[in-house]
C1' cells in the first nucleotide's frame, strides 16, 4: 500500500429501515437487617466523526478516524 471485519451507557452485549435505543454487571437512592453482606424496588447513563439516500437511519451508501485480520 491492496482487500476484509469491527466501533452502542463505566464494562459486556441486544436492536428485519418504523424504539421511550433493551438486557446483564457496575453505580446511585430507598426498602429489608442491630450492622454488613444477600435480597427487593426505583433512578442516572450510550449509537466513533462528517456527508448522502429515505416520510423515517444504530441499521443502507460515500469519505474519514481508531482497532483487528489477511496479502504483499
Nucleotide at each position: 500500500g491492496g482487500c476484509c471485519c469491527u466501533a452502542u451507557c463505566g464494562u459486556c452485549u441486544a436492536a428485519u429501515g418504523g424504539c421511550u435505543a433493551g438486557g446483564a454487571c457496575a453505580u446511585c437512592a430507598c426498602c429489608c437487617u442491630c450492622u454488613c453482606a444477600c435480597g427487593g424496588u426505583g433512578g442516572u447513563a450510550a449509537u466513533c466523526g462528517g456527508g448522502g439516500u429515505u416520510c423515517g437511519a444504530c441499521u443502507c451508501c460515500c469519505c474519514g478516524u481508531a482497532g483487528g485480520g489477511u496479502c504483499a
A computed fold for a 72-nucleotide RNA from a bacterium, annotated as transfer RNA.
Its Rfam family is "tRNA". Rfam's curators write: Transfer RNA (tRNA) molecules are approximately 80 nucleotides in length. Rfam classes the family as a transfer RNA.
Its mean pLDDT, the model's own confidence on a scale to 100, is 80.
The sequence was found in a public genome assembly.